Predicted 3D model of a 1387-nucleotide RNA (small-subunit ribosomal RNA) from an uncultured bacterium.
RNA sequence: AGAGUUUGAUCCUGGCUCAAGAUGAACGCUGGCGGCGUGCCUAACACAUGCAAGUCGAGCGAGGGCCAGCCUUCCUAUCUUCGGAGAAAGAAGGCGAAGCCCGAGCGGCGGAUGGGUGAGCAACGCGUGGAGAACCUGCCUCUGUCAGGGGGAUAACAACGGGAAACUGUUGACAAUACCGCAUAUAUCCACGGACCGCAUGAUCUGUGGAGGAAAGAUUUAUCGGACAGAGAUGGCUCCGCGUCGGAUUAGAUAGUUGGUGGGGUAACGGCCUACCAAGUCGACGAUCCGUAGCCGGCCUGAGAGGGCGACCGGCCACAUCGGGACUGAGACACGGCCCAGACUCCUACGGGAGGCAGCAGUGGGGAAUAUUGCACAAUGGGGGAAACCCUGAUGCAGCGACGCCGCGUGGAGGAAGAAGUAUUUCGGUACGUAAACUCCUAUCAGCAGGGAAGAAAAUGACGGUACCUGACUAAGAAGCCCCGGCUAACUACGUGCCAGCAGCCGCGGUAAUACGUAGGGGGCGAGCGUUAUCCGGAUUCACUGGGUGUAAAGGGAGCGUAGACGGCGAUGCAAGCCUGAUGUGAAAACCCGCAGCUCAACUGCGGGCCUGCAUUGGGAACUGUAUAGCUGGAGUACUGGAGGGGCAGGCGGAAUUCCUGGUGUAGCGGUGGAAUGCGUAGAUAUCAGGAAGAACACCGGUGGCGAAGGCGGCCUGCUGGACAGAUACUGACGUUGAGGCUCGAAAGCGUGGGGAGCAAACAGGAUUAGAUACCCUGGUAGUCCACGCCGUAAACGAUGAAUACCAGGUGUCGGGGGACAAAGUCCUUCGGUGCCGAAGCAGACGCAUUAAGUAUUCCACCUGGGGAGUACGUCCGCAAGAAUGAAACUCAAAGGAAUUGACGGGGACCCGCACAAGCGGUGGAGCAUGUGGUUUAAUUCGAAGCAACGCGAAGAACCUUACCAAGUCUUGACAUGCCGGUGACAGUCCCAGAGAUGGGAUCUUCUACGGACACCGGACACAGGUGGUGCAUGGUUGUCGUCAGCUCGUGUCGUGAGAUGUUGGGUUAAGUCCCGCAACGAGCGCAACCCUUGCCCUUAGUAGCCAGCAGGUAAAGCCGGGCACUCUAAGGGGACUGCCGGGGUCAACCCGGAGGAAGGUGGGGAUGACGUCAAAUCAUCAUGCCCCUUAUGACUUGGGCUACACACGUGCUACAAUGGCGCAGACAAAGGGAAGCGACCCCGCGAGGGCAAGCAAAUCCCAAAAAUGGCGUCCCAGUUCGGACUGCAGCCUGCAACCCGGCUGCACGAAGUUGGAAUCGCUAGUAAUCGCGGAUCAGAAUGCCGCGGUGAAUACGUUCCCGGGUCUUGUACUCACCGCCCGUCA
Repeated sequence: AGAGUUUGAUCCUGGCUCAAGAUGAACGCUGGCGGCGUGCCUAACACAUGCAAGUCGAGCGAGGGCCAGCCUUCCUAUCUUCGGAGAAAGAAGGCGAAGCCCGAGCGGCGGAUGGGUGAGCAACGCGUGGAGAACCUGCCUCUGUCAGGGGGAUAACAACGGGAAACUGUUGACAAUACCGCAUAUAUCCACGGACCGCAUGAUCUGUGGAGGAAAGAUUUAUCGGACAGAGAUGGCUCCGCGUCGGAUUAGAUAGUUGGUGGGGUAACGGCCUACCAAGUCGACGAUCCGUAGCCGGCCUGAGAGGGCGACCGGCCACAUCGGGACUGAGACACGGCCCAGACUCCUACGGGAGGCAGCAGUGGGGAAUAUUGCACAAUGGGGGAAACCCUGAUGCAGCGACGCCGCGUGGAGGAAGAAGUAUUUCGGUACGUAAACUCCUAUCAGCAGGGAAGAAAAUGACGGUACCUGACUAAGAAGCCCCGGCUAACUACGUGCCAGCAGCCGCGGUAAUACGUAGGGGGCGAGCGUUAUCCGGAUUCACUGGGUGUAAAGGGAGCGUAGACGGCGAUGCAAGCCUGAUGUGAAAACCCGCAGCUCAACUGCGGGCCUGCAUUGGGAACUGUAUAGCUGGAGUACUGGAGGGGCAGGCGGAAUUCCUGGUGUAGCGGUGGAAUGCGUAGAUAUCAGGAAGAACACCGGUGGCGAAGGCGGCCUGCUGGACAGAUACUGACGUUGAGGCUCGAAAGCGUGGGGAGCAAACAGGAUUAGAUACCCUGGUAGUCCACGCCGUAAACGAUGAAUACCAGGUGUCGGGGGACAAAGUCCUUCGGUGCCGAAGCAGACGCAUUAAGUAUUCCACCUGGGGAGUACGUCCGCAAGAAUGAAACUCAAAGGAAUUGACGGGGACCCGCACAAGCGGUGGAGCAUGUGGUUUAAUUCGAAGCAACGCGAAGAACCUUACCAAGUCUUGACAUGCCGGUGACAGUCCCAGAGAUGGGAUCUUCUACGGACACCGGACACAGGUGGUGCAUGGUUGUCGUCAGCUCGUGUCGUGAGAUGUUGGGUUAAGUCCCGCAACGAGCGCAACCCUUGCCCUUAGUAGCCAGCAGGUAAAGCCGGGCACUCUAAGGGGACUGCCGGGGUCAACCCGGAGGAAGGUGGGGAUGACGUCAAAUCAUCAUGCCCCUUAUGACUUGGGCUACACACGUGCUACAAUGGCGCAGACAAAGGGAAGCGACCCCGCGAGGGCAAGCAAAUCCCAAAAAUGGCGUCCCAGUUCGGACUGCAGCCUGCAACCCGGCUGCACGAAGUUGGAAUCGCUAGUAAUCGCGGAUCAGAAUGCCGCGGUGAAUACGUUCCCGGGUCUUGUACUCACCGCCCGUCA
């Protein structure tokens, strides 16, 4: 610091999304150690249990216990006169201090701090700075003075009662530092004086008199207390300035309300309360109301300005089950006090009582979610006490949780046979990977053992045998999570097959998924990693810093004008803003810098900075402000002048339309693309004359005028607004803008009353159409017009708010002025308006450009993704219609602007093509052939599908082919390579079974250099095989646009860019062919040419071709000698190039005409197919990835099928006849083919053909007869002497075999068909049409296909139209591109 996403691509606008950081977090997976922090964000929900506020006996009275001590009894030692005596210790009982302890009560101090929570609160609550001359302050410190003398009660206690209990009553007794008087006292109050201070209310000091309130003692004699007054410190209270969320779809609020006086109350001011008086007070600078919220230091983020938050720590506030209230007290309206009320829980004898965890733990509940019913007062701090000491869930520690931050570890070095394994692979390898193993080393943490703190001034240590130190020991006990299509670092395999799933956005997945799942590998972070939620950032996407509004969202329809904001020139004063110095404050913590302490860090300590603020005060006076007096340039007023559809009212005019009356006149009129409805013989239309009525004002008329906008158009008159010019005079900033407000405001619409000719929503009829609630036609009502009143909106547009100043020009036009001149006029200049072009500049581009969308200033309005929606609700306006204001849920990843390339248009211009037209012949009707669809079938194998599938793959299915079906068989296989064993074969011939494949048998049978080779058989395994799938995984090949004239590149230039230019333009061409011009200059692939063939000539050559001349010869014949002149053959040349002439054209390209020439403007034909399009065709020619089958989806065999047949279509053949059929005789080609071949002659057969057989590997022989044509004859318009289908019989040929299912012949049979509907095809010259000939395939089997020659036309005015194509241009919301996109309804 940016990135992804709108498009075919581009620029812009604009939203959405991501990468960063953060958290009191939660969830998923995982989890070694330590330090420091941190932990109910939800139910201010309810709480069992324990603890969290007590202490003082040195204030007081009573009581109890213990003990010293004393007494009695028991017991024993001991003594004994045996009667008894009787210690110590022990036991029991009693007494018991001034000692120790306990503890109820009276009393004192403390329970107002500490600790918790954030419900409420939008407030002087908080923050900040001030004020209190309107205040209070226990304990503490200091100063001064004092403590004299009395009194009466009361709890505990006792007795008697009540009650279940809690508790309580009566009587009696007693004490105090408890309580109450009296004396004294400087407070305080009243009256009268004095001094001094303050802005003021007033304050301070002081004098006299009056009123008037004190006290307490304890003791160990050190002390500790008590009273009054004053001062300090501390803490509190009150007031004020400023700041402090959202909503106007909350605009008015307020009766103690605002103020005053008297009184009350308070520590104190105050409507704080009360009585009376007045009627005020607050509010667009947002009152009131509603919603939300504890505030701050700070925390997170950010470059900052900001935005969000207010956990922990610290300050303040508020609250303590909910609501209210006061008491006590220095302090409370009191978390662990009281009273009342409510809810809830508990006890109860039902009468009545008890309770309050938002203290620490803990429980239930809620929730995604938040800990131990721990230790200690050792430290720090707090309460009480003289003290010892007691209390302290404050606090110090420990426990639990990866919740966060920080630190450490899970080993280090060496180690290539690059092990095994796994993954992948083109099978060669590659990766995991020095990783492991292995060798050596080390011990941080954890574990074991030993020592062992500081924290504590003398004692006292919960933490804790903790931190820390030392020793021995083992690499052992310690790694996961997320991601790998782009953004975003990181790729492969398999599985899946729009399924399962992923996804933050774009988007992945429909059989080769780097996006799903798994694995291998890789990337990132690491005791964590991801996800979710939330905040800020990125987002300059609310723009103060730092945005916009012509077309992307956005200028109010226009004007006047209030508040407000802003404001000309020179001068003086002031000092509010402003600048500057000083002072106070801005708590600590935090943050930043430096230093320091825990081994480091986190953490912590110390010092400095910072806290950008507020306040006080000294100074300054440029700017803003303010005050004063001026100025004339802004603005305005007066005067003169002309221009104008400016407005309002009244009057007048002619043309036209319609209607009425009369005349003329007759059959139509009208209307349309064409018609019809309609009008008309009851006389229309047309025409003439007269009349009526309403509305609108032709020509002039104009990117001309006027107006603020809406808007304004015949003429005249009246009234009236504004602008402009000129020349002077005057006022003296009077200005600009303008939230609210007011006024105006097209058309339509509404109300009332008029008017109504024409036009004309609605409506009716006629047409059109699939329909036609439309467009067209005939009618026609509101309305349009007038008056008055509403409505208040428009693409109310220049889609451009108003004002001022400045910033090149050129050229029109309207109004006015000035000047020059040889002045009818022309030129120069100036002010105001209105247009066009254009510089700088601006702009995303288009474009704007002194009439800005430029450069600046001022003010107003408006915008913040699309849809929902200008909708709903509310409010306000309106008679209504409706207008104004104006959301949300939900949903999308865009919606949009400008420009670019294409494509498209029943847009335009130009051009071409058998595209149309002009012609000729066909198809579509018939029969047959052939292909296809469909149907059928065991199978009718498969593919091809508009043109560009359909006589196509197939240049030829009886078996084979063959891929299909049925049946029978084989399983390393019919075919290839490799291995082992065996045999000597295999093949051939014969026999048997069988439909055959196959199986069985017989016979016959290798080579060798001896290593083996070859062949077959058998076997196991690698593998073979597949016309199985995918032509949307592919190569190759092909079709098509199209033989159309196009398609591009380099450099330069233009454009922010996509792109443009070049290639466009003017001509020309078959052509992007050529010429000219041009910010282009060149080049490439195409075009053309080079190639083949054909047309003319020449040269060479002359057999198998030819025969002119010479010669021989035949019935005839190049048949023979000979020759190569000719034809011809096949090699090489020539020839044609707009070269020549005339005309046109730009002195061009080129075009037209002509000459010559065999051929003339590309001579004819062929081959040749640019960049690309159609996911076009083909996996069944071939090749090939992947998938699938493997005793079968492979292989073999027999038979069948591909030949089916109600039907539909395509392509053909033959016809329908006389331009013909048939018969007879007879003529003229070209190009080909031939050895498993072509096959002559001759003979046989009616014929197909057969027999024999010559010749020919071919310019030699054969196929081979060319046919149409021409000649002669016949038929005579008919289902025929046309036509030949179908059928019968008899044959021929090929072949292993013609049943399914071949071709041909003869005789007989003799169908449909008499020229073909809608529609449709080919062809522009040796072409169409017509006639026959040949070839490939092939045993046989063409009406198909590919070739060959013969005969041989017609027509083209022309480019309006149909189809296809090319170039330029225009529109576009299309770009898988009009077979597009898209709207509504229904499902």